[in-house]
RNA sequence: GCCGCGGUGGCUCAGACUGGUAGAGCGUGGGACUCAUAAUCCUAAGGUCGCGUGUUCAAAUCACGUCCGCGGCA
Numbered sequence: 001g002c003c004g005c006g007g008u009g010g011c012u013c014a015g016a017c018u019g020g021u022a023g024a025g026c027g028u029g030g031g032a033c034u035c036a037u038a039a040u041c042c043u044a045a046g047g048u049c050g051c052g053u054g055u056u057c058a059a060a061u062c063a064c065g066u067c068c069g070c071g072g073c074a
Base pairs, nucleotide, nucleotide: 001073002072003071004070005069006068007067010026011025012024013023020057028044029043030042031041032040050066051065052064053063054062
């Protein structure tokens, strides 16, 4: 340099192919249960979907550019 995959709550990830309310588990705060703790159950908060531009009534999702990580080729 070229090709492929990836970047989404604090962490690990799904969702993208087929545009239409942003989700799960763990963790965290509060509560229930218990003499108490753990476990279990209920509940809440937490996200400009790496960044920018474009297309569209509407973009995590499509197009272009760009940054970072991993792998392959040279």